[in-house]
Molecule: c-di-GMP-I-GGC riboswitch aptamer
Organism: Desulfobacterales bacterium
RNA sequence: UCCGAAAAAGGCAAACCGGGAGCAAUUCCGGGACGCAAAGCCAUGGACCCCAUGAGGGCAGCCAGGCCUGCCGGAG
Numbered sequence: 001u002c003c004g005a006a007a008a009a010g011g012c013a014a015a016c017c018g019g020g021a022g023c024a025a026u027u028c029c030g031g032g033a034c035g036c037a038a039a040g041c042c043a044u045g046g047a048c049c050c051c052a053u054g055a056g057g058g059c060a061g062c063c064a065g066g067c068c069u070g071c072c073g074g075a076g
Base pairs, nucleotide, nucleotide: 001075002074003073004072011036012035016031017030018029019028020027021026034061040067041066042065044064045063046062048058049057050056051054
């Protein structure tokens, strides 16, 4: 630097349920696991979603991009 068939150490956690925040999209905490090799982080471009419609907000588990980022194994 590239790859992810198998294994192992661990990690994250959809739907749903309880509680908190928010007009809402959604989010936070706990439970819970459908899945994930960046399902770690960043709203830069696009898509999508919301509303008190404006220099507004959300979504990183939609795609692309970014990071003196990162675990295990394999190849060079």